Transfer RNA from a Candidatus Bathyarchaeota archaeon, 74 nucleotides, folded computationally.

RNA sequence: GGGCUCGUGGUCCAGCUGGCUAAGACGCUUCCCUCACGCGGAAGAAAUCGCCGGUUCAAAUCCGGCCGAGCCCA
Numbered sequence: 001g002g003g004c005u006c007g008u009g010g011u012c013c014a015g016c017u018g019g020c021u022a023a024g025a026c027g028c029u030u031c032c033c034u035c036a037c038g039c040g041g042a043a044g045a046a047a048u049c050g051c052c053g054g055u056u057c058a059a060a061u062c063c064g065g066c067c068g069a070g071c072c073c074a
Base pairs, nucleotide, nucleotide: 001073002072003071004070005069006068007067010026011025012024019057028044029043030042031041032040050066051065052064053063054062
């Protein structure tokens, strides 16, 4: 330098053949339970989806550029 894959709550990730309020697990908060902690039960907060631009009535999803990570080639 070139190619491929990936980037989504605090963490791991689903969704990515475009269509309402972005699912789940762990973690966190509150309440219940307990003498208390833990376990268990209930509820809740938290991601404008790496950044910029484009296409579209509508973009996490499609297209382009850039940034970052991994793998391969030279």
The sequence is in RNAcentral, with records from ENA. Rfam family: tRNA. The coordinates come from a structure-prediction model, not an experiment, and the mean pLDDT is 84. NCBI's taxonomy places the organism under Archaea, Thermoproteati, Candidatus Bathyarchaeota.